[in-house]
Molecule: TPP riboswitch aptamer (THI element)
Organism: Planctomycetaceae bacterium
RNA sequence: ACAUUUCGCUAGGGGUGCCGCGCGUGUAUGCGUGGCUGAGAACACACCCUUGGAACCUGACCGGGCCAGAACCCGCGGAGGGAAGCGACCAUGAUCCAGC
Numbered sequence: 001a002c003a004u005u006u007c008g009c010u011a012g013g014g015g016u017g018c019c020g021c022g023c024g025u026g027u028a029u030g031c032g033u034g035g036c037u038g039a040g041a042a043c044a045c046a047c048c049c050u051u052g053g054a055a056c057c058u059g060a061c062c063g064g065g066c067c068a069g070a071a072c073c074c075g076c077g078g079a080g081g082g083a084a085g086c087g088a089c090c091a092u093g094a095u096c097c098a099g100c
Base pairs, nucleotide, nucleotide: 001095002093003092004091006088007087008086009085010084011050012049013048014047016044017036018035019034020033021032022031023030056081057080058079062075063074064073065072
């Protein structure tokens, strides 16, 4: 010097499952409620993520662990997609330059 972390403002992207009970339904799917996991389980204006991108989607009705089940973890994944700008101070380095 550049970039990043963090914070602020504005903008954008994303997911909302599993189990039990009750009502309804015979067009087999809808509503309510309780529990479980998780950052977040449909309006929370909350949570997470925005290219140095695993938030999230496809693969996937995927494989393994674990569980009542889902969640979570590992693989898949040196696969493919995927949404940003400005400002501030300190700190940092995945870089560059100069000096010793």